Predicted 3D model of a 75-nucleotide RNA (c-di-GMP-I riboswitch aptamer) from Desulfuromonas sp. The source organism's lineage runs through Bacteria, Thermodesulfobacteriota, Desulfuromonadia, Desulfuromonadales and Desulfuromonas. Rfam family: c-di-GMP-I riboswitch aptamer. Its family is annotated with cyclic-di-GMP binding in the Gene Ontology. The sequence was found by an Rfam model in a public genome assembly.

RNA sequence: CUUCGACAAGGGCAAACCGGGGGCAACUCCGGGACGCAAAAUCACGGGUCCCACGCGGAUGGCCGGAUUGCCGAA
Repeated sequence: CUUCGACAAGGGCAAACCGGGGGCAACUCCGGGACGCAAAAUCACGGGUCCCACGCGGAUGGCCGGAUUGCCGAA
């Protein structure tokens, strides 16, 4: 460095639900809260699904794939 992922170490993120805000909506942001996650970090490139004011529109990265980056170092 590449691969890999431990009853390791230090940690990280945060489902459902509740409160508040934004949006026509899908959904999203903030706070609480933890179902889980070794990339549950980032990116709408491909597929899927969802919304719509049907537009060369929008959402979803914790749906799948891919790309880029990252902590640790047992087997």